[in-house]
Molecule: Glycine riboswitch aptamer
Organism: Neobacillus niacini
RNA sequence: AUGAUGACUAGGGGAGAGACUACUAAUGUAGCGCCGAAGGAGCAAGCACAAAUGUGUGAAUCUCUCAGGCAAAAGAACUCUUGUUUGACG
Numbered sequence: 001a002u003g004a005u006g007a008c009u010a011g012g013g014g015a016g017a018g019a020c021u022a023c024u025a026a027u028g029u030a031g032c033g034c035c036g037a038a039g040g041a042g043c044a045a046g047c048a049c050a051a052a053u054g055u056g057u058g059a060a061u062c063u064c065u066c067a068g069g070c071a072a073a074a075g076a077a078c079u080c081u082u083g084u085u086u087g088a089c090g
Stems, first nucleotide, its partner, number of pairs: 006085003010081004018032001020031004033070003039066001040064003046057004
């Protein structure tokens, strides 16, 4: 500074899937069935090493479903706005 980018605060929006069964005072425990948007894990191209078809690195709302979730409420990735802060290019 006509302030990139990041962080934090407050507010708005914000999906999916059994208010299943048994026991129980219960929002708990067990069983079966499901969901993908906290978190976690997996990897394509590319890159690096090696020179064997290998190893490492490597994204997502993709895949897995460990964790979490399957009435409402709450939470919630992501997103919009307010404020504070950071201060790249020029």